c-di-GMP-I riboswitch aptamer from Paenibacillus sp., 95 nucleotides, folded computationally.
Of the family's consensus pairs, 95% are formed in the model.
Its Rfam family is "c-di-GMP-I riboswitch aptamer". Gene Ontology term of the family: cyclic-di-GMP binding.
The RNAcentral record of the sequence draws on Ribocentre.
[in-house]
RNA sequence: AAUGAACAAAGGCAAAUCCAUCGAAAGGUGGAGACGCAAAGCCACGGGUCUAAGCCAUGAGUCACGUUUCAUGGGACGAUAGCCGGGUUACCUUU
Numbered sequence: 001a002a003u004g005a006a007c008a009a010a011g012g013c014a015a016a017u018c019c020a021u022c023g024a025a026a027g028g029u030g031g032a033g034a035c036g037c038a039a040a041g042c043c044a045c046g047g048g049u050c051u052a053a054g055c056c057a058u059g060a061g062u063c064a065c066g067u068u069u070c071a072u073g074g075g076a077c078g079a080u081a082g083c084c085g086g087g088u089u090a091c092c093u094u095u
Stems, first nucleotide, its partner, number of pairs: 002095001012037002017032006035082001041088003045085003048080003055074006
C1' cells in the first nucleotide's frame, strides 16, 4: 500500500420490548435489555420506504366574502446509514 475467503485474540455496536424525555407524526436521545452486525463507524448524494405539522386544493359551516374551525385529498422542506447503492475513515488478522 492492497485485500476480506477462513481462523484466533482483544474489544466494539445494540433489534424487539419496557421506562424517561423531545417531536404534529415518522422517528430521535438517555437508561435497562440482546435479535443480530466485520464497518450495525460517519455523511441524506442517488433510488426505495415511513410520516404529513406548516403549506396547497376541494367540501362543510356563513346570506356572501375574509379569518378561524372541521373533513377529505395532495405534498418533504421531516425521518430512516439496522432497506440498497455511493462517498469517507478505521481495530485486529491474512496475503